Source information:
A computed fold for an 82-nucleotide RNA from a bacterium, annotated as transfer RNA.
Parts: sequence; structure tokens; C1' cells
RNA sequence: GCCCGGGUGGCGGAAUUGGCAUACGCGCAUCACUUAAAAUGAUGUGCCGAAAGGCUUGUGGGUUCAAGUCCCACCCUGGGCA
Repeated sequence: GCCCGGGUGGCGGAAUUGGCAUACGCGCAUCACUUAAAAUGAUGUGCCGAAAGGCUUGUGGGUUCAAGUCCCACCCUGGGCA
């Protein structure tokens, strides 16, 4: 240099056709149980905000009524070829 894969809440990781972003698990918070804890169970949990609301899929653009998903450029990362 060329080719292919990946980047999504605190972490892992879904979203298969463009149509509710954050399912599920872990973690965390509160509660129950316990003398107390562990284990287990219940509820909640993307971010900002008192709320209303706003923001968010590596970064910046584009297409579209609508983009994590399609297109372009770039950044980071794994692999292959030379």
C1' cells in the first nucleotide's frame, strides 16, 4: 500500500428487512429474608435535568418521511496479502 472484520449504557452483548435504540447477562441502588452477613428473592437502573423536556450507536458529512443499519471521508482496533 491493497483486501476483509469490528467500534452501541459502568462492562459483556442483541437489535436478521431501514420502522419502539440500549433486549438479555453482569455490575450497581433500594427493599425482603438473617442476630449479622453470604446466598436467594422483589423492584429499579443509557446520559443530562427538580420537572417539562433534551441528548446519545468511534468522528464528520450525505441519502431518506424515517439511519445503529445504506453511501462518502477520516480515526481507533483485529486478521490476511504484498
Its Rfam family is "tRNA". The family's RNA type in Rfam is transfer RNA. Its family is annotated with triplet codon-amino acid adaptor activity in the Gene Ontology. Its mean pLDDT, the model's own confidence on a scale to 100, is 84.